[in-house]
RNA sequence: CUCUUAUCCAGAGAGGCUGAGGGACUGGCCCAAUGACGCCCGGCAACCGGCAGUCUGUUGACUGAGAAGGUGCCAAUUCCAGCAAAGCAAUAUCCGCUUUGGAAGAUGAGAG
Numbered sequence: 001c002u003c004u005u006a007u008c009c010a011g012a013g014a015g016g017c018u019g020a021g022g023g024a025c026u027g028g029c030c031c032a033a034u035g036a037c038g039c040c041c042g043g044c045a046a047c048c049g050g051c052a053g054u055c056u057g058u059u060g061a062c063u064g065a066g067a068a069g070g071u072g073c074c075a076a077u078u079c080c081a082g083c084a085a086a087g088c089a090a091u092a093u094c095c096g097c098u099u100u101g102g103a104a105g106a107u108g109a110g111a112g
Base pairs, nucleotide, nucleotide: 001112002111003110004109005108006107007106008105013041015040016039017038021031022030023029025082026081027080028079042074043073044072047070048069051064052063053062054061055060078104083101084100085099086098087097088096
């Protein structure tokens, strides 16, 4: 980097350092010297591993507890929309609202 798969409306500091940009992309809309981003500490969660149990049958599925192991995460739903369909409203049309699916993205696990 590519592929497969699961999840993405919950949760997480009024700390220290630094010092100007940040929220993937585009458009919005936001955050930011009352100090963002980043780093450290702290915290949240429980994907993987490990532990206990049940089922199945040898490999997996499910449930539970724990969290000192490997990640992850800690403004706003993945901040909202970005493509399509259906419905509603309005109407000459455009624009609008809702729902569903998809795309893109993020993270875990597995494979190349």